[in-house]
Parts: sequence; structure tokens; C1' cells
RNA sequence: CGCCGGGCCCCACGCAACGCAUACUUGUGAACCCCGCCAGGACCGGGAGGUAGCAACGGUAAGCAAGACCAUGCGUGUGCCGUGGGCGAACCUGACGGGA
Repeated sequence: CGCCGGGCCCCACGCAACGCAUACUUGUGAACCCCGCCAGGACCGGGAGGUAGCAACGGUAAGCAAGACCAUGCGUGUGCCGUGGGCGAACCUGACGGGA
């Protein structure tokens, strides 16, 4: 110097990471306008009994808080991880050949 390959650079797809949200678990959570069960008291009845039903108790809804990371969704100036395409102008690098 030539030639081939790779890197650097760009695009697409995928994967992972990170962040957020949903789902999940736990806790909390309705005086009444949620549910159940309804002491006391009230009402009906001659009585037996019945009716409605406040508090309490129990269970939940919306919501709120915490948790963990298995799942789902969204996102990015994260990765240089995988595949394909582009770039062959420059730089780096490896092999081969030639010259000095």
C1' cells in the first nucleotide's frame, strides 16, 4: 500500500436493567344514607309469640398506609447483550499478500 473481517456511527426488532402504575398480601376503613346478627328499649297480641330496629359485635365497599417481587401495562439521554440492515469517507484493530 492492497484486500477481507471486526469495532466506532445510524436504523429496526428482541432481551435485560431502572422508574411509574395495575394486580397480589396485610392492616385500617361506613353513628345513619352497606350486609349479617341484633342486648336494652319501642310497637302488635288476652297469651304464646311476632314486627321494625338503635348501640355493641362481626364482615365488607370506596379510599388510605405498608409490604414483597411471581404477573401485566407504559416509559427512558440505561446496556453495547443478541439478530438483521445501513455506513465503506475517516479513525482503531486482526489475518493474508506485496513493497521500503
Predicted 3D model of a 100-nucleotide RNA (Bacterial small signal recognition particle RNA) from a Clostridia bacterium. Rfam family: Bacterial small signal recognition particle RNA. Rfam classes the family as a non-coding RNA gene. Of the family's consensus pairs, 96% are formed in the model. The coordinates come from a structure-prediction model, not an experiment, and the mean pLDDT is 75. Taxonomically the source falls in Clostridia (Bacteria, Bacillati, Bacillota).